[in-house]
RNA sequence: UAGCGGGGAAGGCAGGGCGCAAGCCGGGGGCGCAAAGCCAUGACCCCUGCGUGCAGGGGUGUCAGGCUGCCGAA
Numbered sequence: 001u002a003g004c005g006g007g008g009a010a011g012g013c014a015g016g017g018c019g020c021a022a023g024c025c026g027g028g029g030g031c032g033c034a035a036a037g038c039c040a041u042g043a044c045c046c047c048u049g050c051g052u053g054c055a056g057g058g059g060u061g062u063c064a065g066g067c068u069g070c071c072g073a074a
């Protein structure tokens, strides 16, 4: 991170499955994404329980952080 080129994964949504739930998985789909690739440390948001501030879960396409990747005039 402009232009060009080659690509990548993929929201909402409908449907199937799992879960108390938040949510997750498979295929479809494609709004958008230069890290919307990986990790889950701090923060933030969400769910469940109860003895109400603790415990157990979830979200990164929530922010910061760490690692990696493509192009190039920088």
Base pairs, nucleotide, nucleotide: 008033013028016025017024018023031061037067038066039065041064042063043062044059045058046057047056048055049054050053